Small-subunit ribosomal RNA from an uncultured bacterium, 1532 nucleotides, folded computationally. The sequence is in RNAcentral, with records from ENA, Greengenes and SILVA. Its Rfam family is "Bacterial small subunit ribosomal RNA". The coordinates come from a structure-prediction model, not an experiment, and the mean pLDDT is 82.
RNA sequence: AGAGUUUGAUCCUGGCUCAGAAUGAACGCUGGCGGCGUGGCUAAAACAUGCAAGUCGAACGAGACCGUUUGCUUUUAUAGGAACUUUUAAAGUGGCGAAAGGGCGAGGAAUACACGGGUAACGUACCCUUGGCACAAGGAUAGCUGCGGGAAACUGCGGGUAAUACUUGAUGAGACCACAGUGUCUUAUGGCACAGUGAUCAAAGGACGGGGCUCCCUUCGGGGACCUGUCGGCCAGGGAGCGGCCCCUGUGCUAUCAGCUAGUUGGUGAGGUAAUGGCUCACCAAGGCUACGACGGCUACCGGGACUGAGAGGUCGAUCCGGCGCAUCGGGACUGAGACACUGCCCGGACUCCUACGGGAGGCUGCAGUAACGAAUAUUCCACAAUGGACGAAAGUCUGAUGGAGCGACGCCGCGUGCAGGAGGAAGCCCCUCGGGGUGUAAACUGCUGUCAGGGAUUACCAAGCAAGCAGGCCUAAUAUGUCUGUGCGUUGAGGAGUCCCACAGGAAGUCACGGCUAACUUCGUGCCAGCAGCCGCGGUAAUACGAAGGUGGCGAGCGUUAUUCGAAAUCACUGGGCUUAAAGAGCAUGUAGGCGGCCUAUCAAGCGUUGUGUGAAAUCCCUCGGCUCAACCGAGGAACUGCAUGGCGAACUGGCAGGCUUGAGGCAAGUAGGGGCGAGUGGAACUCUUGGUGGAGCGGUGGAAUGCGUAGAUAUCAAGAGGAACGUCGGAGGCGAAGGCGACUCGCUGGGCUUGACCUGACGCUGAGAUGCGAAAGCUAGGGUAGCGAACGGGAUUAGAUACCCCGGUAGUCCUAGCCCUAAACGAUGUCAACUAGACCGGAGGACUUCUGGCAGUUUUCCGGUCGGAGCAAAAGUGUUAAGUUGACCGCCUGGGGAGUACGGUCGCAAGGCUAAAACUCAAAGGAAUUGACGGGGGCUCACACAAGCGGUGGAGCAUGUUGCUUAAUUCGAUGCAACGCGAAGAACCUUAUCCUGGGCUUGACAUGUUCGGAUGCCUCUCUGGAAACAGAGUCGGUUGCCUUCGGGUGAAACGAUCACAGGUGCUGCAUGGCUGUCGUCAGCUCGUGUCGUGAGAUGUUGGGUUAAGUCCCGUAACGAGCGAAACCCUUGUCGCUAGUUGCCAGCGCGUAAUGGCGGGGACUCUAGCGAGACUGCCGGUGUCAAACCGGAGGAAGGUGGGGAUGACGUCAAGUCCUCAUGGCCUUUAUGCCCAGGGCUGCAAACGUGCUACAAUGACCGGUACAAACCGAAGCAAGACCGCGAGGUGAAGCGAAUCCCACAAAGCCGGUCUCAGUUCGGAUUGCAGUCUGCAACUCGACUGCAUGAAGCCGGAAUCGCUAGUAAUCGCGCAUCAGCAUGGCGCGGUGAAUACGUUCCCGGGCCUUGUACACACCGCCCGUCAAGUCAACCGAAUUGGCUGCACCCCAAGUCGCUGAGCUAACCCGUAAGGGAAGCAGGUGCCCAAGGUGUGGUUGGUGAGGGGGACUAAGUCGUAACAAGGUAACCGU
Repeated sequence: AGAGUUUGAUCCUGGCUCAGAAUGAACGCUGGCGGCGUGGCUAAAACAUGCAAGUCGAACGAGACCGUUUGCUUUUAUAGGAACUUUUAAAGUGGCGAAAGGGCGAGGAAUACACGGGUAACGUACCCUUGGCACAAGGAUAGCUGCGGGAAACUGCGGGUAAUACUUGAUGAGACCACAGUGUCUUAUGGCACAGUGAUCAAAGGACGGGGCUCCCUUCGGGGACCUGUCGGCCAGGGAGCGGCCCCUGUGCUAUCAGCUAGUUGGUGAGGUAAUGGCUCACCAAGGCUACGACGGCUACCGGGACUGAGAGGUCGAUCCGGCGCAUCGGGACUGAGACACUGCCCGGACUCCUACGGGAGGCUGCAGUAACGAAUAUUCCACAAUGGACGAAAGUCUGAUGGAGCGACGCCGCGUGCAGGAGGAAGCCCCUCGGGGUGUAAACUGCUGUCAGGGAUUACCAAGCAAGCAGGCCUAAUAUGUCUGUGCGUUGAGGAGUCCCACAGGAAGUCACGGCUAACUUCGUGCCAGCAGCCGCGGUAAUACGAAGGUGGCGAGCGUUAUUCGAAAUCACUGGGCUUAAAGAGCAUGUAGGCGGCCUAUCAAGCGUUGUGUGAAAUCCCUCGGCUCAACCGAGGAACUGCAUGGCGAACUGGCAGGCUUGAGGCAAGUAGGGGCGAGUGGAACUCUUGGUGGAGCGGUGGAAUGCGUAGAUAUCAAGAGGAACGUCGGAGGCGAAGGCGACUCGCUGGGCUUGACCUGACGCUGAGAUGCGAAAGCUAGGGUAGCGAACGGGAUUAGAUACCCCGGUAGUCCUAGCCCUAAACGAUGUCAACUAGACCGGAGGACUUCUGGCAGUUUUCCGGUCGGAGCAAAAGUGUUAAGUUGACCGCCUGGGGAGUACGGUCGCAAGGCUAAAACUCAAAGGAAUUGACGGGGGCUCACACAAGCGGUGGAGCAUGUUGCUUAAUUCGAUGCAACGCGAAGAACCUUAUCCUGGGCUUGACAUGUUCGGAUGCCUCUCUGGAAACAGAGUCGGUUGCCUUCGGGUGAAACGAUCACAGGUGCUGCAUGGCUGUCGUCAGCUCGUGUCGUGAGAUGUUGGGUUAAGUCCCGUAACGAGCGAAACCCUUGUCGCUAGUUGCCAGCGCGUAAUGGCGGGGACUCUAGCGAGACUGCCGGUGUCAAACCGGAGGAAGGUGGGGAUGACGUCAAGUCCUCAUGGCCUUUAUGCCCAGGGCUGCAAACGUGCUACAAUGACCGGUACAAACCGAAGCAAGACCGCGAGGUGAAGCGAAUCCCACAAAGCCGGUCUCAGUUCGGAUUGCAGUCUGCAACUCGACUGCAUGAAGCCGGAAUCGCUAGUAAUCGCGCAUCAGCAUGGCGCGGUGAAUACGUUCCCGGGCCUUGUACACACCGCCCGUCAAGUCAACCGAAUUGGCUGCACCCCAAGUCGCUGAGCUAACCCGUAAGGGAAGCAGGUGCCCAAGGUGUGGUUGGUGAGGGGGACUAAGUCGUAACAAGGUAACCGU
């Protein structure tokens, strides 16, 4: 620091996702040790059990056990009693503490917290310090005891007792109050100080020691007075620390909460408090808060800080520290220095427990622990040794605070699981091209070391204290006591820790990933299954993405996953974003609050700057140093805490105040243009209607029609009249207005702009949340009006349908008046204002100057409206002084798509509806601009038998052939629009032929290679048995059998038999492939290098102007060149020449024949087959850009590519072919291989394609007669001759062929018959008889003869071929082949018609345009309906929570009133009694819980309802994207 993901590709916008860090975590797998931390986030739900707050005997009464003593008692005694001392236990009075410590975060958005202040409005036990004091009395009460009640808890009555308990009096340095003063200070009511008078207010001389002069008492032990030490007590002042209260500022979300408030706001007085205050009350006034967000709702302890981040920020508030709040829920007070009190009290509620049913007890949000909840969080541990706290004089006691240990990898940190050597490299496993490679120095093996864990031994440290004794100081009369300091025998460790020794490599490695992001790859299995997945996406038979294995990568006692936070995200943008088209400028204006604001001078000092002071707790973070072996961790010092408060100084800027200025703004004057607005009036054209005239059959309407109108007279036309609406031409890219909008003419009223002058005011300005006004069309209300047009509606067409488009009608409406509505694609998709920043041109309204004047013209200037364009900006398109440039001010708005501008709520509206405006859920995109293609029922140019013009066919018939379908045991397989269908197949009776069917056989095989073994065999010929054959079995005469040889033999080649590897497969996959082929298309295209342009995809070149068959050529040109195609080169044909003449030819010369190149000869000619020539727009004329080229002509056999062929660019169709061949993978192996017999591929209701023959007279038949080319021939072609009606047969000359043969060419020509008919047309079908091939013609061949003689009389819709030696027509040959040709491939004969032309159909090319298509229009895509799932909304009703108001009832309790009952202290009184002061009881206000009623709000359930989202292949249509076939869209 970025990356993936929208597209065919690109740039941008924009969301989603990932990599990082973190956590009080949880889950999965795994797990050696230690240190330091940390651990109920859920049910502030409930709790068994134990412990968590006591202590003081030196405050007090009483006093048991033990001990000592004993003089008492008794039976001896370790018994009893008494006394004394010390200590302890239980309980009581009293004091102090219990308000701390510890826990938790429910509530609480301010009564809290943080920061900084104030208290002149306050309190304070213990502690420190200063001053002073402590006198005299009294009455009770618990414990205890006696008698009772009760199950218990507990409690009643009587008696009696103590105090540092309680009460009264005295004293008053002092405090406080009152009175009237003085001084001083202060912001104020006032504070402080001083002095006077009066009133009020204290105490425990108690406890424990020591002393001994004197005195008193004595039970003779001692006690008291006295002196003294320590502690304690009381009253005051001060301090420290801790608190109370007040103030400023700050601290969540929500306006779909906009108004809230009666103790409310203030005053006076009173009460209350430690203290201010409506804190409370009475009276008076009517205030107070709020857009800087009151009130309400939801959520939440706050801070220091923690996490993250570059920072600014964002999120969080566990552990530690500070503050607050709470203690089962709610209320209340008491005590006290302090509480409205976690382990106190009272009351009410819920819950639990005990109960004798009458009553009682309880509160873990202390430490452990339990069950529950939950994804989830520990021991019912040890110790007060240390630190701290309470009490105590102290020892000490208590302390679940705390110190430690235990459990948990929960986190951070550290250590280890060994180290060195050891092979081209074991085994195993994996991969493999079978050669090898990987795991891998890894292991084994050799040597070494000893951390940690383990065993043993030991004690520096955590220990400071306490304390006998000793020394010194202080108090003192004192060398008592006490106390302080030092030393110090002795003593204190819960738990940890250190050191030394011993032995063994021994006890110690996993987890996740490996398609991209993202480091890391192979094999097998699986086959859209199982599964994976953070995003994109993998999986449908070759998965680096699933599962496994091997290997590799990462981290490592951990590793992954999940959840959450921050980051990445500049994706809420302060730092640091945007708004023409991506989301986003309000429809427009006026204007309130607010924000911002021209020039100069002076001043203030709020902002601002600088400097000082105080504070910003500690811890944390950072730096330095130090302590644990290091680190984590801990300690010390520093810095920092960016803040707040306050003082001094400064005065540029902002601001305040004061004064001035004129340029912003406004006014004034003189002009000026205009569909600016409102009202009234007037006008002509057109239209419709009415009346009348003319006229006489149609009109109207459309793509074509029909509905409609018309003989009752329409349309048309003339005249007159009526009516309503809109204003042609001028008219314009023109004018005006804020926008909506405004268009005949005239008048009236009225708003704004511009120009010129520089006379006036003197910043009066800009923007503008709310607010207010205006606001097209449609729509609404009421009343008018209604010519035309015209939703709805009716009819006619169109159509599969047509609730549409088209046509005929037609109501609302459109128009006016008054009032609503308030929305538009209300658009420049561009807020308003101001300043600055190149130009050119045009238009509108003014001014000035030039010219003697005016016009015209020119120059210049201001405002307005436009076009082009530079820089700049922009993703690009574009914009560009009318900015989307550079800046400033203010407002509005946006934050992925859908859901949705929807629901709910509020508000406005008569309604329709408007404004405001979510969420659940769902997707990984949605989108902008531009690019290349493709496509268009877009455009332009152009080509082609594409159409047209012609000729002949197909489609109808019969037959042939192929296909579908059907059938079948099988009818083998493939080809399926053009581009399958007389196709593979250039030829299925067997074979072919395919396991297509039935049946019979073989299993190393019909065929190949290798290995091993065998015995010399083996092979050929022949015979026999079974059989359909294959095959199985048996026999045998003869023939033959390699190489070497020492002829003894050896070797075993070939072959044969057996074995193992393997062969074989027309089995599957043409969607795994190669090769080959078809097609677009013989169409003219397809690309590259360099350069240039563009952010880029890409463009340019290749476009343009001409021209061509052609991207052919020329010209132009940011392109210049080049390649593959086109053309040419090649073959053939057309003319000529040269060469060569056999088998070809025969002119001339000869020979010969009935005749014939038959023969000698010849090369002239034809011909044959080689080589050349020829044609190149070369020449002429015209056109054309001085071009390319085209048109015409000459010459020429041939003229503009002469004709024909071969030749097929980049690519498209997952086109065809695994059955030509080759080949990956899969499958099969006594079978899907191989052999054989028979059958099938020929099967026939039907359909289609391609052909043949016809339907006849341009013909058929008969007779005669003429002229080819190109082939073929030895398992062949076969002449002549003979036989047969014929197919053919017999026999055979010649020929391996320019020689011989097939072989008669046919149409044609000549002559004749037929005479328009199902025929002398046509030949199917069938019968009989034959021929040929072949092992064999039954299924299933071809041909012949005789006989038979079907359909068919020119073919519907539709459709095919052909542009010249072509179509048409006629025959001939060849391949395949034993035989079989209407098919295929060739050959020649005869030989036309037409083409004006490119509107239309099909197809192609180029340019351009639109696009929502890119699998590319066979595209994309919308809505209803049907099915399933999900969430939300409405919903009668029902059921909870929270909350407001009103009323009822009112516990405990404070306060007030009362108090006849009760009462020790004080007062009066001898007493009785009374008083004071209280208590019980009663009562009033307030009041928790509860109840009733009525609202608000928020949940649950909910028959049913409407919409939404999603879901491979449902239905109906085709709305949008192209002119999407009616341009689309917005509002109504």